[in-house]
RNA sequence: UGGGGAGUAGCCAAGCGGUAAGGCACCGGGUUUUGGUCCCGGCACUCGAGGGUUCAAAUCCUUCCUCCCCAGCCA
Repeated sequence: UGGGGAGUAGCCAAGCGGUAAGGCACCGGGUUUUGGUCCCGGCACUCGAGGGUUCAAAUCCUUCCUCCCCAGCCA
């Protein structure tokens, strides 16, 4: 430098045009002598960033950024 893949919460992860499931963790409450377990509730209006298309974008287009894989170049 070229080609391919990935980027969603503290971690994992679904969603693939119609307004963000779920699990762990965390917070509040219940149960318990206490802790754990268990039960109930809560927890993402910059979904890597900017711009564009659309009535509507995590999703489509575009330019960047980061990471991974393959190839190449220089030494």

Description:
A computed fold for a 75-nucleotide RNA from an Elusimicrobiota bacterium, annotated as transfer RNA. It was read from a public genome assembly. The organism belongs to Elusimicrobiota, within Bacteria. It matches the Rfam family "tRNA". Rfam classes the family as a transfer RNA. Its mean pLDDT, the model's own confidence on a scale to 100, is 81.